[in-house]
């Protein structure tokens, strides 16, 4: 810090994924041990047991048990006094703390900072002042009662620090005048004054003390109020009746609608009320560089709860987790009358969850409570137990040791390489673990005691006693490598690679994405990478993400600029002065708890962890100073804004009025047959007289030319002339005014075109519709018709590609040009300058880029508005508008890994330009039609072997299938094998000859038989053994090599440079030329490779040289005849050199390069002809069966041998040929003239034989020598004479040759004989441009032979046309669109059909939570009454009278809860509907994408199976 991932390939957008950390976790494997911390996130669900809050005899009565006298006794006992002091009673004090939980609660509930002049605060600490004097009662004990039970009634009696009266009364409380000083408004302070009223106490003792009352302060704690921050929705926009205020009562500690009564009509809200939904808040806690973003377990601080809701009691404090009362639910007990309960303390149980522990032990210790204390109590708390949950430490050994052992496992397998110094194997340690032992701090207090000190309370010192943990931690020692390693992962992100199985199956997978027979991506294995007592994976949070951007994003084209303007809250706002001093900086002061963070130091062997101290805590508050900028108050100023005043302009807007052409339609004329209309028809009009022409009428819309790249408008949007009425910009100079400006949420005006009401028009056009073409169809495109609409008027509607896809305003920033509408000024057809406007190019500069570029999308400010991945979807709900269509606001669920800009290189186009090629035209000949050959499909077969399959398979692989070949098929055999080599062993020569058996092939048996030698053997061969076998069996999609095709097409590139952020361009492109990317010319390019071309082969002239086997002019010999012989080398020829051809000369033409000539010159003229030669590459082209080769497969068979049969089949399709159909011809006789080859297992002359094929006998020839070998087509003569013929030759027959072991399936040729279809071949289609088609015969290759009509040469005769590049086919270049790139055989759109999934609607039925209205209403305080109770006072001797606070009873309102009613509102479910998504290969059709074959998109309206088509009006993103 980044990285994968949209493309072929780049840039950008832009979502999506990973790598880090972290967690109260769980889950899979797995596990030695220690410290330290954590442990129900779920059901605030229900709870068995046990503990959790008691203590005080130094309040107070009373006293068990026992223990010890005492009298007495029926020896059971009983009476009495002493110690005892249990349990229970009053009584204080505590239980409002300590512990739990997070349901509620969006709140003054927290969190900070202020205030209380509006408060209270036991217990503790200080000061002051008191404590006198009476009283009756009541638990308890006792005796009687009721009830199972809980519990309770009732009588006597009795005590206190419990209760009640009296007294006293200060600085206490009210109240009344007066004064001092103070402050914050109300107002506060006074130990100033004076007067009235009220109001207090408890006692205990060990004689030390300790309690108690009253009041002042302290502390401590708590209450009440502000400021300010605090979740989400606005598809919650209006709330609100004690609801704002006030007066007065009343009520609290205390303010205070906290309540009531009266009286006003407030109060809250767009800076979000009100409703909803979700949630305890904080310190802090994870991440992050920070800001942020999440969270809110453990610890601390505050609140709120204690089954679920009221209520208050009591008290300093509570509306009270282990206290009371009512209602409710649950759950127990129960003798059915009635009780008892509340673990969200502790531990534990059930449930319920993925998931969370022990019914431990101590008060040792630290805190709490009560106590004078001693002490009691204490599930606070220490501690232990369980759990790898996390943190942190430790171990599992170290050193040596190479034959680099065995084993695994890979390979190129005699062996290397790895596992790996790892092992074994010496040696050393002992941490852990086990064994023996010792054996802690953590304990000081306080108690009891000694001793000192001190008036004393106490303090100082000694002894003593006190440990749950725990015989723990911790040391020592002994023994022995002994007890201890595992889990993920290994295609790229991303550290780490091979074999094998598996074959789109199993499976993987976080994203791209592996798997379909050679998977590093599945699963084992080896082996390696990482991290370790853990290691992975899954949630969930933060990072990466600048992907919500305050740090710190954006909006022409990727997602975003509102359709325009006024304009209201806000928000920003011109120079100069002065004052304040809120913002702002600055100093000081408070506060920001503690913990955690960070620093240092320190303590445990370290560390986690602890401790000490600093530091830091962005913030609040208070207080003194600064005034530059903001803010506010004041003054002024004139430059921004306006106003005014002359002057222009213009299709700006409304009204009225008026023209002319065009059209349609009437009329009347003239006129005759067709108009119209198409790519070409048809409907349609028309002899009832049309179109066409003239006249004259009317109707309605619309304004040609001017007319523009123009104008004016804020936008929508304005065009004929004229008049009225109005709006604005602009331009010039001067006053005026004195910041009055700028934007602009809501809101309000206007808003094409379609649509919509209502009532008018209706000439033309023209949705819908009719009809007619087209087509498979044609609900379309053309065509005939035509209705709403289009036009007015008045009223909705508010959408648009309402677009410059660019908001609105100001400022600033080279330049060139060109127009509008003004003014200036000059050397006035004209140029300059200067203001607003419109375009264009362009410096910078911005831009992903294409652009933009003073009319920014440039550099600044300001305000507003709008985007956050694609689809779902501008969809549903809900609401606001609207007559209606609709419009606005606008999600989710669920789906993908992309979706998308620009631009690049291709390719594609029923886009353009340019040029090529037998491509088409122009010719010739051909093919398809017959019939035969072949080669293919198909069929058939036991098998018809395999391969080739548009072009570019199909007389191809085969350049020779009867046997072999041969791979197939049937049947018979062999198994180290049919060939080949090593190496051991044993034999023998190898061979040869024979016999049996069988188709053979084998099997199986007879006869016969070496050579070398250094004597060890060795060659040579047979057998066993053994090592390497063998497949035409698969994969040509695992390869090599060879090849066909684009194409002998003119292209393919590369280095440097430049240009471009980059793919990529340039070069290569242009202007010209050629066959040619061939050259020239320009040019950021300037070279240069492969390919063109040439260099090399034949060929066409010629010369030199050479002269056998060829050759023969001349000389000679000879012959029937022939270079036959001598000779010659002239010729021809042979085969080797050289020469020639280069647009060199010339005219023309052009810059050149060339191109043009019926030019010259040459044998050839502009590459003279022809061949080999085939650039980067395409087609996963062909071939695994030529032949090599991985990888599979197969081994008494998929290999080998062999026989016989098959590739040779045959209803048919098709290619490719031959041979015809005939007279340019057939037959018959005569006759001329090639080139190139072949040849010894050969080719064979001559001679013979046979009608022939052939036999025979046999010369030459390894060839310029001999031969095959008779060229045919031509000439000549002769004959058919237009017919299925004297064409034509298939087919069957019979005969025969020849090759071969063998011609039956299945050979070839001959002799005879039969004599088939065909009379020039539809639709369509192939060659070919010259020695070229066309015809015509020769030869080879393979081969016994030949199915040879093929293939590969050869030469013989030999032409016909090309105007020209419009159309087919290929092709090349450039340029354009593009959504293709697997590349147009692409790509893709809806419907319908099926599955699957989430959602909408919906009759209805279920359920939630809050609100009204009524009715009911417990306990409870108030409040009223209170005939009964009655403290207290007063009388009385007394019983009593009397008075009488208060009580209980009753009874008002409130009130928890219940019940009823309407409606709202949220959720679930639903018959049954609507659309959406997603789904390798479903049906219809082609809408887009190319001019997508009718541009296409937008909005609107109608129609249509479906994409979808037309109107209408608007964009170009044509």
């Nucleotide at each position: 810090a980044g990285a994968g991932u949209u493309u072929g390939a780049u840039c950008c957008u832009g979502g999506c994924u990973c790598a880090g950390g972290a967690u109260g976790a769980a889950c899979g494997c797995u596990a030695g041990c220690g410290g330290g911390a954590g442990g129900c996130u779920u059901a605030a669900u229900a709870c068995a047991u046990g503990c959790a809050a008691g203590u005080c005899g130094a309040g107070c009565g009373a006293g068990a048990a026992g223990g010890u006298g005492g009298u007495u006794u029926u020896c059971g006992g009983a009476c009495u006094g002493c110690c005892g002091g249990a349990a229970a009673g009053c009584g204080g004090c505590g239980c409002a703390c300590g512990g739990g939980u997070g349901a509620g609660u969006a709140a003054c509930g927290c969190g900070u900072a202020c205030g209380c002049a509006a408060u209270c605060u036991a217990c503790c600490c200080c000061c002051c002042a008191c404590a006198c004097u009476g009283g009756g009662a009541u638990a308890g004990c006792c005796c009687c009662g009721g009830g199972a039970a809980a519990c309770u009634g009732g009588g006597a009696u009795u005590a206190a620090u419990a209760c009640c009266g009296g007294a006293u009364g200060g600085g206490c409380u009210c109240u009344a005048a007066c004064u001092a000083c103070c402050g914050c408004a109300u107002g506060g302070u006074g130990g100033g004054u004076u007067g009235g009223a009220g109001u207090a106490a408890a006692g205990a003792u060990u004689u030390a003390u300790u309690g108690g009352u009253g009041g002042g302060g302290g502390a401590u704690g708590a209450g009440c109020g502000u400021g300010c921050g605090u979740a989400c929705u606005a598809u919650u926009a209006g709330c609100u009746a004690g609801u704002u205020g006030g007066u007065g009562g009343g009520g609290u500690a205390a303010c205070g609608g906290c309540u009531c009564a009266c009286c006003a009509a407030g109060g809250c809200g767009a800076u979000g009320a009100u409703a909803g939904u979700u949630a305890g808040g904080g310190g802090g806690c994870g991440u992050g560089a920070g800001a942020g973003c999440g969270u809110g377990a453990u610890c601390c601080c505050c609140c709120a709860c204690a089954c679920g809701g009221g209520u208050a009691c009591u008290g300093a404090g509570a509306c009270a987790c282990g206290g009371a009362c009512c209602c409710g639910a649950c759950u127990c007990c129960u003798a059915c009358g009635g009780g008892a309960g509340g673990c969200a303390g502790c531990a534990g149980u059930a449930a319920g969850g993925a998931a969370u522990a022990u019914u431990g032990g101590a008060c040792a210790a630290u805190g709490g409570g009560c106590g004078c204390a001693a002490g009691c109590c204490u599930g606070a708390u220490c501690c232990a137990g369980c759990c790898a949950u996390c943190c942190c430490g430790c171990g599992u050994g170290c050193a040596g040791g190479a034959u680099g052992a065995c084993g695994g496992c890979g390979c190129u397998c005699c062996g290397c390489g790895u596992u790996g110094u790892a092992a074994a194997c010496u040696g050393c340690u002992u941490u852990u673990g086990g064994g023996u032992g010792a054996g802690a701090u953590g304990a000081a207090a306080g108690g009891c005691u000694g001793c000192g000190a001190u008036u004393g309370a106490u303090c100082g010192u000694g002894g003593u006693u006190u440990g749950a943990c725990g015989g723990u931690a911790u040391c020592a020692c002994c023994a022995g490598a002994a007890u201890a390693a595992g889990c993920a992962c290994c295609g790229g992100c991303u550290a780490a690679c091979u074999c094998c199985g598996u074959g789109c199956c199993a499976g993987c997978a976080g994203c791209c994405g592996c798997g379909g027979u050679a998977a590093u991506a599945c699963g084992g294995a080896g082996g390696g990478u990482g991290c370790a007592a853990g290691c992975g994976u899954u949630a969930u949070c933060c990072g990466g993400a600048a992907u919500c951007a305050c740090u710190g994003g954006g909006u022409u084209u990727a997602a975003a600029g509102g359709g325009u303007g006024c304009g209201u809250a806000g928000g920003c706002g011109g120079g100069c002065c002065u004052g304040u001093a809120a913002g702002u900086c600055u100093g000081g002061g408070g506060u920001g708890a503690a913990a955690u963070c960070c620093c240092a130091c320190c303590g445990c062997u370290u560390a986690a962890c602890g401790g000490u101290g600093g530091a830091a805590u962005g913030g609040c508050c208070c207080u003194g100073g600064a005034u530059a900028c903001u803010g506010c108050g004041g003054g002024u100023c004139u430059u921004g804004a306006a106003u005014u005043a002359g002057g222009u302009u213009g299709a700006g807007g409304u009204g009225a009025g008026c023209g002319g052409a065009a059209u349609g339609u009437g009329g009347c004329a003239u006129g005759u047959a067709g108009c119209g209309g198409u790519g070409a028809a048809a409907u349609g009009c028309u002899u009832a007289g049309a179109u066409a022409u003239g006249c004259c009428a009317u109707a309605g819309a619309a304004c040609a030319c001017c007319g523009a790249u123009u104008g004016c408008g804020u936008a929508g949007g304005c065009a004929g002339c004229u008049c009225a009425c109005u709006g604005g910009c602009c331009c010039u100079u001067g006053a005026u005014u004195g910041a009055c400006g700028c934007u602009g949420a809501g809101g309000c005006a206007c808003g094409a075109a379609a649509g919509c009401g209502u009532g008018g028009g209706g000439a033309g056009c023209g949705a819908a519709c009719a009809g007619g073409a087209u087509u498979a169809g044609a609900u379309a495109c053309c065509c005939u018709g035509g209705u709403a609409g289009u036009c007015c008027a008045c009223g909705c509607c508010c959408u648009a590609a309402a677009c410059g896809a660019u908001g609105u305003u100001u400022a600033c920033u080279c330049g060139a040009u060109a127009u509008u509408g003004g003014c200036c000024g000059c050397c006035u057809g004209g140029c300059g300058g200067u203001c607003a406007g419109u375009g264009u190019c362009u410096a910078a500069g911005g831009g992903a880029a294409a652009c933009c570029g003073a009319u920014a999308a440039g550099u600044a400010a300001a305000c507003c508005a709008c985007c956050u991945g694609g689809g779902g979807a501008g969809u549903a709900c809900g609401u606001u508008c609207g007559c209606a269509a609709g419009a606005a606001u606008g999600a989710a669920a669920c789906u993908c890994a992309a979706a998308g800009g620009a631009a690049u290189u291709g390719a594609c186009g029923g886009g353009g330009g340019u040029c090529c090629g037998c491509a088409c035209a122009a010719g010739c000949g051909g093919u398809g039609g017959a019939g035969c050959a072949u080669g293919u499909g198909g069929u058939u077969u036991a098998a018809u072997u395999c391969g080739a399959u548009g072009a570019u398979a199909c007389g191809c692989g085969a350049g020779g299938a009867a046997c072999c070949u041969u791979a197939c098929c049937u049947g018979g055999g062999c198994u180290c094998g049919a060939a080949u080599g090593g190496g051991u062993c044993u034999g023998g020569a190898c061979g040869g000859g024979u016999c049996g058996u069988g188709a053979a092939a084998g099997c199986g048996g007879c006869c016969u038989u070496c050579c070398c030698u250094u004597c060890g053997g060795g060659g040579c061969u047979a057998g066993a053994c053994u090592c390497a076998a063998g497949g035409u069996g698969c994969u040509g999609c695992a390869u090599g090599g060879c090849u066909g095709u684009c194409g002998u097409c003119a292209g393919c590139u590369c280095g440097u440079g430049c240009c471009g952020u980059g793919a990529g361009g340039u070069g290569u492109u242009g202007g010209g030329u050629u066959a040619a990317g061939u050259c020239c010319c320009g040019c950021a390019a300037c070279g240069a490779g492969c390919g063109c071309a040439a260099c090399c082969c034949c060929u066409a002239u010629a010369c030199u040289u050479a002269g056998u086997u060829g050759c023969c002019a001349g000389c000679a010999c000879g012959u029937g005849a022939u270079g036959g012989u001598g000779g010659g080398g002239a010729c021809u020829c042979u085969a080797a050199g050289u020469a020639g051809a280069c647009u060199g000369c010339c005219c023309g033409u052009g810059u050149a390069a060339g191109c043009g000539g019926u030019g010259a010159g040459g044998a050839a003229g502009g590459u003279g002809g022809g061949g080999a030669c085939g650039a980067c590459g395409u087609c996963a082209a062909g071939u695994c069966a030529u032949c090599a080769u991985g990888g599979c497969c197969u081994u008494u068979a998929u290999g080998c041998c062999c026989a016989g049969g098959g590739c040779u089949a045959c209803a048919c399709a098709c290619g490719u040929g031959c041979u015809a159909c005939a007279a340019u011809g057939g037959u018959g006789c005569c006759u001329a003239c090639a080139g190139a080859g072949g040849g010894u297992a050969g080719c064979g002359a001559a001679c013979u034989c046979g009608c022939g094929a052939g036999g025979g006998u046999a010369a030459g020839c390894c060839a310029a020598u001999c031969u095959c070998a008779g060229a045919a087509a031509g000439g000549g003569c002769a004959u058919c004479u237009c017919a299925g013929u004297u064409c034509g030759g298939a087919u069957c027959g019979g005969a025969g040759u020849c090759u071969g072991g063998a011609a039956c399936u299945c050979g070839a040729c001959u002799c005879c004989g039969u004599g088939a279809a065909g009379g020039u071949g539809g639709a369509a289609u192939c060659g070919c441009u010259a020695g070229u088609a066309a015809u015509c015969g020769c030869g080879c290759a393979u081969c016994a032979g030949c199915c040879a009509u093929g293939g590969c040469g050869c030469g013989g005769u030999g032409a016909a046309u090309a105007c020209g590049u419009u159309c087919c086919c290929g092709g090349a270049c450039c340029u354009u669109g593009u959504a293709c790139a697997c590349a147009c055989c692409g790509c893709c759109c809806g419907u319908c059909a099926a599955a699957c999934c989430a959602u909408g609607g919906a009759a209805g039925c279920c359920g939630g939570a809050g609100g009204u209205g009524c009715c009911u209403g417990a306990a409870g305080g108030u409040g009223g009454u209170g005939g009964c109770c009655g403290a207290c006072c007063c009388u009385g001797c007394g019983a009593g009278g009397g008075g009488g606070a208060g009580g209980a009873g009753c009874u008002a309102g409130c009130u928890a809860g219940g019940g009823u009613a309407a409606a709202a509102u949220c959720g679930g479910u639903a018959a049954c509907u609507g659309g959406g998504g997603u789904u390798a290969a479903g049906u219809c059709g082609u809408a887009a994408c190319a001019a997508g074959g009718u541009a296409g998109c937008c909005g609107u309206a109608c129609c249509g199976g479906a994409a979808g088509g037309u109107g209408c009006g608007g964009c170009u993103g044509g």
Molecule: small-subunit ribosomal RNA
Organism: Saprospiraceae bacterium